[in-house]
RNA sequence: AAAAGAUAAAGGCAAACUGCUUCGAAAGGGCAGGACGCAAAGCUGAGGGUCUAAUGUGCAGGGAUUUUGUUUGUUGUACCAUGACAGCCUGGCUGCCAUU
Numbered sequence: 001a002a003a004a005g006a007u008a009a010a011g012g013c014a015a016a017c018u019g020c021u022u023c024g025a026a027a028g029g030g031c032a033g034g035a036c037g038c039a040a041a042g043c044u045g046a047g048g049g050u051c052u053a054a055u056g057u058g059c060a061g062g063g064a065u066u067u068u069g070u071u072u073g074u075u076g077u078a079c080c081a082u083g084a085c086a087g088c089c090u091g092g093c094u095g096c097c098a099u100u
Stems, first nucleotide, its partner, number of pairs: 002100002005097001012038002017033005023028001036087001042093003046090003049085003056079006063072002
């Protein structure tokens, strides 16, 4: 430096679930507990995929306004990522141990 993770050791991470959280509109995140698993379950949201839909846009309802053209905010609904997931896949960067 490359290959590959059979075995072992030192350690590491932590799914579901539970509690807390004036972090967030939500999805989700954070902290504590917990342990299903993980050799990159370390970092990266670049590509795909998935989740969410505040904002925006369209449609519908009723309200207010009205110069009858509308305007405005509101409720429902559809679409949309600019939001999120690295423990879904691919790519990029970095790394412990033992083996060849």